[in-house]
Molecule: transfer RNA
Organism: bacterium
RNA sequence: GGGUCGUUAGUUCAGUGGUAGAACACCGCCCUCUUAAGGCGGGUGUCGCUGGUUCGAGUCCAGCACGACCCA
Numbered sequence: 001g002g003g004u005c006g007u008u009a010g011u012u013c014a015g016u017g018g019u020a021g022a023a024c025a026c027c028g029c030c031c032u033c034u035u036a037a038g039g040c041g042g043g044u045g046u047c048g049c050u051g052g053u054u055c056g057a058g059u060c061c062a063g064c065a066c067g068a069c070c071c072a
Base pairs, nucleotide, nucleotide: 001071002070003069004068005067006066007065010024011023012022013021018055026042027041028040029039030038048064049063050062051061052060
């Protein structure tokens, strides 16, 4: 230098162009002498960044950044 893949909640990850989700973690309440366990409730988010396409973009396109791997 070229190529492929990835980037979404605190973490691990889903998400077929039409209201951003699950699990774990976390917070509040109940239960318990207390803790743990259990029950009920709460999403806590600039979907890496900037543009483009579209009535509408996490999703499609381009560039850039970062990470992994391959080639040279």